[in-house]
Predicted 3D model of a 94-nucleotide RNA (c-di-GMP-I riboswitch aptamer) from a Pyrinomonadaceae bacterium. It matches the Rfam family "c-di-GMP-I riboswitch aptamer". Rfam's curators write: GEMM was predicted in a large-scale screen for bacterial structured RNA regulatory elements. The coordinates come from a structure-prediction model, not an experiment, and the mean pLDDT is 83.
């Protein structure tokens, strides 16, 4: 130096929840919080894979207003802490 990663050792992030403001929504920002995180840093989501929301089409019911379920198609979204790739760092027991 790689790879690998302790009940080290120093520092970091920060799920659910609440709360404030956005956004139909999935979800995002700030604050608290602390589930878990060695990459939970930073890019990648049309040209990697994968869930999820909205809307249309379509189904189904029906009072013809709408109302429900929601597998495929389409469209525009959201997630990077689902799993991958990529580019970077901090410590060093075994």
């Nucleotide at each position: 130096a790689a790879c690998c990663g302790a009940u080290a050792a120093a520092g970091g992030c920060a799920c659910a929840c609440c709360u404030c403001g956005c956004g139909u929504g999935a979800g995002c920002g700030g604050g608290g919080g602390u589930c878990g995180c060695a990459a939970a840093a930073c890019c990648u989501a049309c040209a990697g894979g994968g869930a999820g929301u909205c809307a249309g089409a379509g189904c189904a019911a029906u009072a013809c207003a709408u109302u429900g379920a929601g597998a495929c198609c389409u469209g525009a979204c959201u997630c990077a802490g689902c799993c991958g790739g990529g580019u970077u760092g901090c410590c060093g027991a075994a």